RNAcentral holds the sequence, with entries from Rfam. c-di-GMP-I riboswitch aptamer from Leeia aquatica, 84 nucleotides, folded computationally.

Formats: sequence, C1' cells, structure tokens
RNA sequence: AAGGGCAAACUCACUGAAAAGUGAGGACGCAAAGCCACCGGUCUACGCGCACCAUAUGUGCUGAGAGACAGCGGAGCUGCAUCA
Repeated sequence: AAGGGCAAACUCACUGAAAAGUGAGGACGCAAAGCCACCGGUCUACGCGCACCAUAUGUGCUGAGAGACAGCGGAGCUGCAUCA
C1' cells in the first nucleotide's frame, strides 16, 4: 500500500461506596489500542483497624485486605498484509 479492525475526550442510560465498568452515539489516536492482573507503576477508600468526638447517617488518619486501570511499561499467548 490493499482489505479492513479497534475506539480517546465528551454526551445519554445502567451498575458500583469509589476508582471504574457495560451499552448506544462519537473519533483523539493505535501495526497489536487483540487476549492476559504474572512483575513494576498509577488510581479508589465501602468495610475492617486506630484516633478524636458525642451518643450521630460524624470527622480525620494510616495500615493490611479488597477493588480498578491492558489506551503506563515489561513478561506470556495469539493474529491481518508483505511493494521497496
């Protein structure tokens, strides 16, 4: 190059405590922006724990757990094309 593929932000609806996810619309971009939470990284803070406070549907903190991100990087698996 050819045939194509995916779909950021944003909007609407739904789920969730949240991060975020799903569907529709929409395209910023992507040669793996296909799959995968194993490693690093980033995000959340419901509940648990602790403190304060008063008796409440409260506030704050940090830790572990839990959850999320594959369009942050690595590892692993798979895949279309093949001119120079």
Record summary
Rfam family: c-di-GMP-I riboswitch aptamer. Its family is annotated with cyclic-di-GMP binding in the Gene Ontology.